[in-house]
RNA sequence: UUCCGCUUCGUCUAACGGCAGGACGCCUGCUUCUGACGCAGGUAAUGGGAGUUCGAUUCUCUCAGCGGAAA
Numbered sequence: 001u002u003c004c005g006c007u008u009c010g011u012c013u014a015a016c017g018g019c020a021g022g023a024c025g026c027c028u029g030c031u032u033c034u035g036a037c038g039c040a041g042g043u044a045a046u047g048g049g050a051g052u053u054c055g056a057u058u059c060u061c062u063c064a065g066c067g068g069a070a071a
Stems, first nucleotide, its partner, number of pairs: 001070007010024004018054001025043006047063005
């Protein structure tokens, strides 16, 4: 320099273009003499910008970051 891939709750990971879900964590309650375990409930996310569309996590372009390949 060129090409390819990836980016979603604190972490990991789902989601035909049509309500963004699950696990772990965290918080609250129940349980216990206390704590742990267990049970119930809650919390929190689509990297930035633009385009297409009635509607974008999803398709297109661009920027950024990370990873890989070639030279």
Annotation:
The RNA shown here (transfer RNA) has 71 nucleotides and comes from an Oscillospiraceae bacterium. Its mean pLDDT, the model's own confidence on a scale to 100, is 82. It matches the Rfam family "tRNA". It was read from a public genome assembly.